[in-house]
RNA sequence: UUUGUUAAUGGCGAUGGGGUUCGCCCCGAAAUGUCCCCGGACUGAUGACCCCUUCUGAUGC
Repeated sequence: UUUGUUAAUGGCGAUGGGGUUCGCCCCGAAAUGUCCCCGGACUGAUGACCCCUUCUGAUGC
């Protein structure tokens, strides 16, 4: 690193993945941002912290 077997392993927290932690929900649930002249406009990849990826801005090479 790959393959096989057995057993175990819930989900959610406005835009992707992973780890830690907090809160919430019990599958009928938790969750689905803000403003507005209703035409549109704006912020953010986190609930929080860290890492990776995408995007945006600035500076340097």
The RNA shown here (Fluoride riboswitch aptamer (crcB RNA motif)) has 61 nucleotides and comes from Acidobacteriaceae bacterium TAA 166. It was read from a public genome assembly, where an Rfam model found it. Lineage of the source: Bacteria > Pseudomonadati > Acidobacteriota > Terriglobales > Acidobacteriaceae. The prediction has a mean pLDDT of 81.